[in-house]
Context: one part of a larger RNA
RNA sequence: CUGGGCGUAAAGCGCGCGUAGGCGGUUUAGCAAGUUGUAUGUGAAAGCCCUGGGCUCAACCUAGGAACUGCAUCCAAAACUACUAAGCUAGAGUGCGAGAGAGGAGAGUAGAAUCUCUGGUGUAGCGGUGAAAUGCGUAGAUAUCAGAAGGAAUACCAAUGGCGAAGGCAGCUCUCUGGCUCGUCACUGACGCUGAGGUGCGAAAGCGUGGGUAGCAAACAGGAUUAGAUACCCUGGUAGUCCACGCCGUAAACGAUGACAACUAGCCGUUGGGCAGAUUUAACUGUUCAGUGGCACAGCUAACGCAUUAAGUUGUCCGCCUGGGGAGUACGGCCGCAAGGCUAAAACUC
Numbered sequence: 001c002u003g004g005g006c007g008u009a010a011a012g013c014g015c016g017c018g019u020a021g022g023c024g025g026u027u028u029a030g031c032a033a034g035u036u037g038u039a040u041g042u043g044a045a046a047g048c049c050c051u052g053g054g055c056u057c058a059a060c061c062u063a064g065g066a067a068c069u070g071c072a073u074c075c076a077a078a079a080c081u082a083c084u085a086a087g088c089u090a091g092a093g094u095g096c097g098a099g100a101g102a103g104g105a106g107a108g109u110a111g112a113a114u115c116u117c118u119g120g121u122g123u124a125g126c127g128g129u130g131a132a133a134u135g136c137g138u139a140g141a142u143a144u145c146a147g148a149a150g151g152a153a154u155a156c157c158a159a160u161g162g163c164g165a166a167g168g169c170a171g172c173u174c175u176c177u178g179g180c181u182c183g184u185c186a187c188u189g190a191c192g193c194u195g196a197g198g199u200g201c202g203a204a205a206g207c208g209u210g211g212g213u214a215g216c217a218a219a220c221a222g223g224a225u226u227a228g229a230u231a232c233c234c235u236g237g238u239a240g241u242c243c244a245c246g247c248c249g250u251a252a253a254c255g256a257u258g259a260c261a262a263c264u265a266g267c268c269g270u271u272g273g274g275c276a277g278a279u280u281u282a283a284c285u286g287u288u289c290a291g292u293g294g295c296a297c298a299g300c301u302a303a304c305g306c307a308u309u310a311a312g313u314u315g316u317c318c319g320c321c322u323g324g325g326g327a328g329u330a331c332g333g334c335c336g337c338a339a340g341g342c343u344a345a346a347a348c349u350c
Base pairs, nucleotide, nucleotide: 004321005320006319007304008303012318014201015200016199017198021194022193023192025088026087027086028085029084030083033081034080035077036076037075039073040072041071042070049065050064051063052062053061054060091191092188093187094186095184096183097182098181099180103177104176105175106174107173108172109171110154116148117147118146119145120144121143125136126135162169163168206247207246208245209244210243211242215241216240220236221235222234223233258317259316260315261314262313263312266295267294268293269292270291271290272289273288274287275286276285277284299306300305323350324349325348332343333342334341335340
């Protein structure tokens, strides 16, 4: 290289956009690069293979043939691929009419709760646990009432529900803004798919500068437990959690399942549209698109299971795997303020 694979055995990049490249709907005509055929030339000899011959046989030698799967040139063919020209509308996109949504960014605002403070009532406990203690409290706590401040998060609605490419997104209102679905069939006319490099986004933690800090809480301190207890439990408590800007670029970033397209029994839910029917138009029935779930046939699978949201049957493109450990490490390079990230071995060993 050929080959076999990637849900759980090794293996799908965390996710987009997109360059090169690869691949690409339908009709007609042309061309003849790929493709196919005939012919000619060449493809040294020896060797290999086949059929004979010569050494008594064989090895060996020798004659002929075949082969040399290739290359070049001429001629011919025109189905397929490429190319050229002209079209088409089923892919893709635009327009028009509707619709749903925690999609994103900014600003404002609401109520409950915790904590703290001020004032009132009130008196000896509160708190905490398996039991306690540390802790708080006669300088008046806990409880309760009124008021104030401040920060963070939005109970119920709420769902197997919705939106987003993924990460993720939830009180309410406004402004700006992305995507999606349905219907109509008006327009463009293959404008498409994938995507090495590249580039952007990317939970939490962490880092830098400046704010903020109610609750929670690494570290830390104390009390318990224990043989010990650098823990689990308790009382405190700082970074952090929050905001702005800038980094980091990793996760069991999971559906452990790359993207796109086509095809392949059904049944039952649910979300958003359309159509039809019936009806007291909120509700119902049928059907059709787009999502999201539960079963189940064929088929697939080592099994578990998957099963029109495929792990079934196919096509195109990308990524990745090749025994365990050493090791996602060393070295080198690139990136980063650092922490570290990306790329990525070998000796040795089983």
About this RNA
Small-subunit ribosomal RNA, central domain from an uncultured marine bacterium, 350 nucleotides, folded computationally. The full RNA is in RNAcentral, with records from ENA and SILVA. Rfam family: Bacterial small subunit ribosomal RNA. The coordinates come from a structure-prediction model, not an experiment, and the mean pLDDT is 88.